The RNA shown here (small-subunit ribosomal RNA) has 1516 nucleotides and comes from a metagenome. Model confidence (mean pLDDT): 82 of 100.
[in-house]
RNA sequence: AGGGUUUGAUCCUGGCUCAGAACGAACGGUGGCGGUGUGCUUAUUACAUGCAAGUCGAGCGGAACCCGGACUUGUCCGGGGAGAGCGGCGAAAGGGUGAGUAACAUAUAGAUAAUCUACCUUCAAGAGGGGGAUAGCAGUUCGAAAGGACUGGUAAUACCGCGUAAGAUCACGGAUAUGCCUAUAUAAGUGAUGAAAGUGGGGGAUCUUCGGGCCUCAUGCUUGGAGAGGAAUCUAUAGUCUAUUAGCUAGUUGGCGGGAUAACAGCCCACCAAGGCAAUGAUGGAUAGCCGGCCUGAGAGGGUGAACGGCCACACGGGCACUGAGACACGGGCCCGACUCCUACGGGAGGCAGCAGUAAGGAAUAUUGGGCAAUGGGCGCAAGCCUGACCCAGCGACACCGCGUGGAGGAACAGGGCCUUCGGGUUGUAAACUCCUAACACGUAUUAUGAAGGUUUUAUUACUAAUAAUAAUGAACGCUAGACAAAGGUACGAAAUGAAGUCAUGGCUAACUCUGUGCCAGCAGCCGCGGUAAUACAGAGAUGGCAACCGUUGUUCGGAAUCACUGGGCUUAAAGGGCACGUAGGCGGAAUUAUAAGUUGAUUGUGAAAGACCACGGCUUACCCGUGGGAGGUCAGUCAAAACUGUAAUUCUUGAGAGCAGUAGGGGUGAGUGGAACUUCUGGUGGAGCGGUGAAAUGUGUUGAUAUCAGAAGGAACGCCGGAGGCGAAAGCGACUCUCUGGUCUGCAACUGACGCUGAUGUGCGAAAGCUAGGGGAGCAAACGGGAUUAGAUACCCCGGUAGUCCUAGCCGUAAACGAUGAGUACUAGAUGGGGGUGCGCAAGUAUCUCUGUUGGAGCAAAAGUAUUAAGUACUCCGCCUGGGGAGUAUGGUCGCAAGGCUGAAACUCAAAGGAAUUGACGGGGGCUCGCACAAGCGGUGGAGCAUGUGGUUUAAUUCGAAACAACGCGAAGAACCUUACCUGGAUUUGACAUAUCGGGAUUAUCUUGUAGAGAUAUGAGAGACGACCUUCGGGUUGGAACCGAUACAGGUGUUGCAUGGCUGUCGUCAGCUCGUGCCGUGAGGUGUUGGGUUAAGUCCCAUAACGAGCGAAACCUUUAUCCUUAGUUGCCAGCGAGUAAUGUCGGGGACUCUAGGGAGACUGCAUACGUUAAGUGUGAGGAAGGUGGAGACGACGUCAAGUCAUCAUGGCCCUGAUGUCCAGGGCUACACACGUGCUACAAUGGCUGUGACAAAGGGAAGCGAAGUCGAAAGGCCAAGCCAAUCUCAAAAACAUAGUCCCAGUUCGGAUUGAGGGCUGCAAUUCGCCCUCAUGAAGUUGGAAUCGCUAGUAAUCGUGGGUCAGCGAUACCACGGUGAAUGUGUUCCCGAGCCUUGUACACACCGCCCGUCAAGCCACCGAAGCAGGGGGGGCCUGAAGUCGCUGACUGAACCAUGCAAAUGGACAGAGGUGCUCAAGGAAUCUUCUGUGACGGGGACUAAGUCGUAACAAGGU
Repeated sequence: AGGGUUUGAUCCUGGCUCAGAACGAACGGUGGCGGUGUGCUUAUUACAUGCAAGUCGAGCGGAACCCGGACUUGUCCGGGGAGAGCGGCGAAAGGGUGAGUAACAUAUAGAUAAUCUACCUUCAAGAGGGGGAUAGCAGUUCGAAAGGACUGGUAAUACCGCGUAAGAUCACGGAUAUGCCUAUAUAAGUGAUGAAAGUGGGGGAUCUUCGGGCCUCAUGCUUGGAGAGGAAUCUAUAGUCUAUUAGCUAGUUGGCGGGAUAACAGCCCACCAAGGCAAUGAUGGAUAGCCGGCCUGAGAGGGUGAACGGCCACACGGGCACUGAGACACGGGCCCGACUCCUACGGGAGGCAGCAGUAAGGAAUAUUGGGCAAUGGGCGCAAGCCUGACCCAGCGACACCGCGUGGAGGAACAGGGCCUUCGGGUUGUAAACUCCUAACACGUAUUAUGAAGGUUUUAUUACUAAUAAUAAUGAACGCUAGACAAAGGUACGAAAUGAAGUCAUGGCUAACUCUGUGCCAGCAGCCGCGGUAAUACAGAGAUGGCAACCGUUGUUCGGAAUCACUGGGCUUAAAGGGCACGUAGGCGGAAUUAUAAGUUGAUUGUGAAAGACCACGGCUUACCCGUGGGAGGUCAGUCAAAACUGUAAUUCUUGAGAGCAGUAGGGGUGAGUGGAACUUCUGGUGGAGCGGUGAAAUGUGUUGAUAUCAGAAGGAACGCCGGAGGCGAAAGCGACUCUCUGGUCUGCAACUGACGCUGAUGUGCGAAAGCUAGGGGAGCAAACGGGAUUAGAUACCCCGGUAGUCCUAGCCGUAAACGAUGAGUACUAGAUGGGGGUGCGCAAGUAUCUCUGUUGGAGCAAAAGUAUUAAGUACUCCGCCUGGGGAGUAUGGUCGCAAGGCUGAAACUCAAAGGAAUUGACGGGGGCUCGCACAAGCGGUGGAGCAUGUGGUUUAAUUCGAAACAACGCGAAGAACCUUACCUGGAUUUGACAUAUCGGGAUUAUCUUGUAGAGAUAUGAGAGACGACCUUCGGGUUGGAACCGAUACAGGUGUUGCAUGGCUGUCGUCAGCUCGUGCCGUGAGGUGUUGGGUUAAGUCCCAUAACGAGCGAAACCUUUAUCCUUAGUUGCCAGCGAGUAAUGUCGGGGACUCUAGGGAGACUGCAUACGUUAAGUGUGAGGAAGGUGGAGACGACGUCAAGUCAUCAUGGCCCUGAUGUCCAGGGCUACACACGUGCUACAAUGGCUGUGACAAAGGGAAGCGAAGUCGAAAGGCCAAGCCAAUCUCAAAAACAUAGUCCCAGUUCGGAUUGAGGGCUGCAAUUCGCCCUCAUGAAGUUGGAAUCGCUAGUAAUCGUGGGUCAGCGAUACCACGGUGAAUGUGUUCCCGAGCCUUGUACACACCGCCCGUCAAGCCACCGAAGCAGGGGGGGCCUGAAGUCGCUGACUGAACCAUGCAAAUGGACAGAGGUGCUCAAGGAAUCUUCUGUGACGGGGACUAAGUCGUAACAAGGU
């Protein structure tokens, strides 16, 4: 720091997605150790059990119990003393949670001249003298219990008077000083109110009731001042969303007076006034504890608020107060409610959001542990007690950090695995093996630290009368009982021994092969993989990454400049409001002065600690921790500056406006007038149609139309002028005249003096259509009717026709309301028009202002483009945008008579949607040009019969392939067996065929022959070899080939032509297809290759940012047409000679033909015309041939996944006692039918018969076969010649000539069938060909449609060859004979080439694509309602409690009276009552959520239905 993904490719816009970091996480796999952290994010759900707040005997009385003593032996005295009780302090801290809370909270900075404060510190003063109760306790008693009731007696640092006292409080008083609002400070004086408590230690004198007083020290107590820390209240600023919440408010806002409070205040009350808040967002709704911080980020920001720290709120839900310094109180109280538990049914008890723990919920979060040793807290003089705060341990890889799983050597590169081209490669120095080390874990031994104090004793000093006590300092002795901790450190021991996984490997993204699977199973973050060769699934091997962890999921930030402050946009991609006026607001010309709000600087305070950063230090290192430093702000105060902005004041004229004089104009409004056209009506003329269309019909017309003439009426619109000319803000405005009226522009210039620009909300204007009411209605014309078209035609076309269009009044308020371009101001090259002014000038012209066009440079822009009328450069203000669809939909609100407008979502779904430009392809777009493409011709096919191929059907099998052109007389240049691949049956298994190895072994090759069988085959008999060595010459041994057995393997016309090679078809013998360098473009690409001519041709010429080149075209090659030359057999025969019945038959010859070698010839070379002086074209001459002479071979880049695995080759897959091989028979020849290609015909241009001519090119030895002969023929017999210019097949046929037939199903036609023969062949039945006789079908020129051909061509006639035993050949490939017609054009059909244009196509029009309907599924909306929650106001009832009133009842302290008993008073209380109020009740309004028969549209889903709306002029 970027990458992937829209396209055939490109640039842009734009979304989606990935790589990074983080986490209180969870899930899957795996798991050695330690340290430090961290651990219910969900149900503020419910809780069993235990613990979490007590303590003080130095405040008090003092039971049980213990000790001692006395004796009356069950009593007394003295001491100690747990529990309970009175009393004091604490319990308001510590600990937990985040429900509520959008402000009564929090953060920051301030204020309190509006406040309180226990314990603590300090200062001043004091502590006198009395009184009456009460719990505990005892007794009686109620109750199941919880808990009470009554009686009796008792203490205090409990309670209450009295005295004393202030500098305390209050009132009066009045002087001085200060001053910051209510004031404050200081001083004299008077009056009122108004405190206290003891306890403990020690003790010399003195007193004593022998308890003590008294003194002293300590502590406690009372009053007041100050401090520290704490608390309370107030102010400003800051930090969430929503306007589909716009108005809210009645104690509400303020005042006066009271009350209440620690204190200000409507905090509360009475009265008075009518205010207060709000677009700078009140009120309402939703969500949320806030902050230091934490995560991320370059930063600005964004997200977050676990752990640690500060603040707040809460404690089962709600309300209330009491006590107290402090609470409206988590482990206090009262009441209401819900829930749980106990109960004797009468009543009671409870509150884990303390620590553990349980249930539930959940993806998910720990032990019912140890200890007060440390730190801290409460109480206490202290010892000490309490402390789930805290310190530790336990559990969890939850996170971070650290360590380890060894190190060095070690090649036969072991074995195994995997791959393999079978050679090897890889795992891999990895292992084994050798040596070394021992950090961690393990064992044994040993040993620090967290403990400092406190208490006791004692010394000195201070205090004191004092050697008491207390405090400080020092010393000594002992004491500490350590949770953690069986830990940690150190030493030793043994042995590499105990310790590696996980994810990925198509691209992004580091890392590749094999096997399995076969759009299945599966993967996937995005793009996308998988349909038989998957680096993408699964497994294996290998590799890459990280590592005690790895991966996935979730969430946040980043990348994302993708909400843009830093740092985006709006002509066409999303986005300028339809236009103007104008309110708030924002912004604003020149000069001077003042001020100091903004701004800038300095300084002071604060911004807690922790965290982050830097430095140093402590743990073996790191994480972690400690110490110090710096930093951190829209902060606050003070001081200073005065440029800029603001504010205040005074000026100015250039912005703006006003004035005067002119100016052009379809600017607006109302009234009037006009002619042309049209329709209707009236009358005349006239007489059959008119009208309409692609063609028609509906319509209209003999009741007289159309046409034409005259007249009348009516309504609407205003021809020519008229022009990218004018005017207007836009919508818009067009005959003429008048009325009223707005704005522009020009000139003058002596007026005003910034009055300006923009403009949320608002107001007005606003095409067409539409609506309301009333008119009007000629033409046109939705709807509607009819006629056509069509498969249909609710359309396009035609005939009619109503709303409407017009006017008046009022609504509506939208348009592709567009320059798809908001308004304003300033600046920034030009050229050339048009409209309107003005100056100079006679004019031409020139200068200047303004409006409006075209073109074009810089710049800008993704490009197209724009360019002084900006989309350039800047400023000001407003509006709008943030992926496509859903959707401008739903819902709510609002406007409207309605139609509908404005505002305006979400769920869900896709990975794109889009802009501009490029190359192609395509178009029922355009231009140019070719082709038997059409036209002009000739002959066919399609109808018949047959042949042949195909489909279909049939079959045991009818083997397989080929499928528009470019399959179908095609593979097949020849299926009776064979072929043959198919079927049935019979055999066979190293095989019919190849190679190798091992073993056996003489059995063999070859020939003759027998038996069984359909044959394959099985089984016999006989003859019968070769090399080498040895040999007694009889033979033996051994070997090769063969044979038999075994193992590797053979074999496959099995599959995949969509895995392939090779070969082939087709576009197409069409003229195209490209490259190098240069240039243009951001780029894909373009240029060249386009343009003007020309050609069969990208053939050539010219022009030219191109210049050249290549593959194609052409040429080179073959053949054919003319001539020359050379050669002359087997060919030829003119002349010469010989011979024959006749024939180059013979001698000879090379002249000719011919054969086959070599040459010549044709090049627009020549003339002329045209053309650009070119290329070239037309005509002509000459020539055998003339403009590539004819024909062939030759086929560019590529297209069709075209064809072929069955020619061959070949990867993969499949079969191996069969899908191999052999054999017999059958089938490929079937037959209702359909199609293609042919043959023969339908006849007289003919058939038949007789006679007579003329070719070329081929074939021939398992062959062609003459002549002769036999047969009617097919053919047979015999046999010459010929390995061929020699012999032979071989007869050419059409044709000519003579005859016959006489237009008919025939003397046409020959199918079919019968009979008899011939040939080939082992074999002719399925299933061959030929001959003869007989038979004699359809067919009389062929519907729609369709094919071939432009000259030696079509047509027609025969001939040969290949394959082949024979043949189904009418096929195919060649050969010659006879031999036409038509066209010189390009409108149309088809195909092709080039240029151009449009495109939503790129699988490329056989494209793309829209909507209804049908099916499935998903989310949403409406809906009679139903259910639940929140909130509001009013009404009713109203607990506890505070406050007020009352208080005839009750009551120890004080007062009065009284001898006393007692009475009265004061005061307090029970009780009663009033206000208020939680909860509740019955209605109501509002809001949210869920659900709902049914209804509605929407999204999505390989192959459903109907059409064809859009994209090309998309066929209107």
It matches the Rfam family "Bacterial small subunit ribosomal RNA". The sequence is in RNAcentral, with records from SILVA.